Description
A computed fold for a 90-nucleotide RNA from an Actinomycetota bacterium, annotated as Bacterial small signal recognition particle RNA. Taxonomically the source falls in Actinomycetota (Bacteria, Bacillati). The sequence was found by an Rfam model in a public genome assembly. Its mean pLDDT, the model's own confidence on a scale to 100, is 80. Its Rfam family is "Bacterial small signal recognition particle RNA". The family's RNA type in Rfam is non-coding RNA gene.
RNA sequence: GACCCCCCGUGCGGCGUUAUCUCGCCAACCCCCCCAGGGCAGGAAUGCAGCAAGGGUACGCGAGCUCUGACGGGUGCGCGGGGGGUCCCC
Numbered sequence: 001g002a003c004c005c006c007c008c009g010u011g012c013g014g015c016g017u018u019a020u021c022u023c024g025c026c027a028a029c030c031c032c033c034c035c036a037g038g039g040c041a042g043g044a045a046u047g048c049a050g051c052a053a054g055g056g057u058a059c060g061c062g063a064g065c066u067c068u069g070a071c072g073g074g075u076g077c078g079c080g081g082g083g084g085g086u087c088c089c090c
Base pairs, nucleotide, nucleotide: 001087002086003085004084005083006082007081008080009079010078011077012076013075015072016071017070018069019068021064022063023062024061025060031056032055033054039048040047041046
């Protein structure tokens, strides 16, 4: 100096698992919006609170890995460090 092997770290990719990622469901009672009817105030105009229905979201539940994140490896290529072997030259 060349080649090979092992260990550690690391970049990108692949694979797997998972979620604070994606999708669906979900508040009868406790959340938000909107509030028919009815209620209350008023002489009236109108105002106020507000049940059901409707809509939203959270918790939770279920499914998934396309995206994003995390973790993992008898994973591919590369880089850095350490150790070892063989050969060549001086």